Background
Predicted 3D model of a 381-nucleotide RNA (Bacterial RNase P class A) from a Candidatus Krumholzibacteriia bacterium. Its mean pLDDT, the model's own confidence on a scale to 100, is 78. A source record names the gene rnpB. Its Rfam family is "Bacterial RNase P class A". By type it is a ribozyme. The RNAcentral record of the sequence draws on ENA.
RNA sequence: GAAGCCGGACAGAUGGCCGCGGCGGCCGCUUCGGCGGCCGUCGAGGAAAGUCCGAGCACCGCAGGGCAGGAUGCUGGAUAACGUCCAGGGGGAGCGAUCCCACGGAAAGUGCCACAGAGAAGAGACCGCCUAAGCGGAUUCGUCCGCCGGCAAGGGUGAAACGGUGGGGUAAGAGCCCACCGCCCCUUCGGUGACGAAGGGGGCACGGUAAACCCCAUCCGGUGCAAGACCAAAUAGGGGAGGAUGAGGUGGCCCGCCUCGCUCGACUCCCGGGUUGGUCGCUCGAGCGGCCGGGCAACCGGCCGCCCAGAUAAAUGGUCAUCACCCGCGGGGCCGCGAGGCCCGGCGGGUACAGAACUCGGCUUAUGGCCGGCUUCGACU
Numbered sequence: 001g002a003a004g005c006c007g008g009a010c011a012g013a014u015g016g017c018c019g020c021g022g023c024g025g026c027c028g029c030u031u032c033g034g035c036g037g038c039c040g041u042c043g044a045g046g047a048a049a050g051u052c053c054g055a056g057c058a059c060c061g062c063a064g065g066g067c068a069g070g071a072u073g074c075u076g077g078a079u080a081a082c083g084u085c086c087a088g089g090g091g092g093a094g095c096g097a098u099c100c101c102a103c104g105g106a107a108a109g110u111g112c113c114a115c116a117g118a119g120a121a122g123a124g125a126c127c128g129c130c131u132a133a134g135c136g137g138a139u140u141c142g143u144c145c146g147c148c149g150g151c152a153a154g155g156g157u158g159a160a161a162c163g164g165u166g167g168g169g170u171a172a173g174a175g176c177c178c179a180c181c182g183c184c185c186c187u188u189c190g191g192u193g194a195c196g197a198a199g200g201g202g203g204c205a206c207g208g209u210a211a212a213c214c215c216c217a218u219c220c221g222g223u224g225c226a227a228g229a230c231c232a233a234a235u236a237g238g239g240g241a242g243g244a245u246g247a248g249g250u251g252g253c254c255c256g257c258c259u260c261g262c263u264c265g266a267c268u269c270c271c272g273g274g275u276u277g278g279u280c281g282c283u284c285g286a287g288c289g290g291c292c293g294g295g296c297a298a299c300c301g302g303c304c305g306c307c308c309a310g311a312u313a314a315a316u317g318g319u320c321a322u323c324a325c326c327c328g329c330g331g332g333g334c335c336g337c338g339a340g341g342c343c344c345g346g347c348g349g350g351u352a353c354a355g356a357a358c359u360c361g362g363c364u365u366a367u368g369g370c371c372g373g374c375u376u377c378g379a380c381u
Stems, first nucleotide, its partner, number of pairs: 001377008010368001012323007020043010045353001049364002052362005057224004064255004069220005074088005089103001090101004104215002109213002111209003126155002128151003134147005163181006182204001183202008228280004238271005246260004287306008324351006331344005
């Protein structure tokens, strides 16, 4: 210098003026509900987003049993919890930094394995190889031809062809035999464990696929702040249709439980009418910052300090000045043979993605430049 990998912090800055929302104080007015003015203070994010997971909180009948359904799936830990995070094991990609993996079970059962191919699971002679044994024929007696057969070694097909390589063996072959590798089983050792290492035994049985059904283990009641509570207001409970082992609570179903009703009719649907205001929930929280301690880490503990939006048609903005950065267009100077590079100043434009709506912990996605560490290659010293 080039190409890359990983992590961190920031999110234009400062000031003036005008404006908006919350809170506090003071003053004024008031129909005592509030309204207005002034001052002070606070006022979007790292993702506020997608609403994909997990919780708090609230209500439903505290939610019991069964079925169905869903999610997760190596080990140990972290945590309120998780499908998240940390550390590790195994597998895979990369020269490497580093990254990726739904990573339980295919010797419980079922299904599927396109195309090609002879054959796709207890398989297969298409090309090919062989003619030792048996039978027949020919014979120049060397052998040749045919039949019956043997062979999974070679070719070919395929994502995958029933262990691989080498040697022996054989008519040709074959775990048929042997060595090594792989696989299975056993034992010992190391590790909390996933697992690893060593030794011994077995010629080898068990193709792949479970984000196919399925099996195993663990977890899961439902609805979301429009939850829900209270105050105020309103009402004619009007008309029509349906309606009884019925309706609702109940949520995918059943049982069980509770409430209401059974013709003076619960409840459902349609039409018509009324009210559709306010307060709380609501922002102090698994909170933020600093220091110290424990732990490889995720994280946990202690001390000190801090208060950091709560709007409801929805505030968090506009403008001016200076500066910073980026882009475009002119100008001037310097260096260089040149392509071009560097510096100074002017004008214009811009400053990413995006915006709270009950609150947290995550994941994912969008996004601008900056900083740090590391890897590989090249050059120079």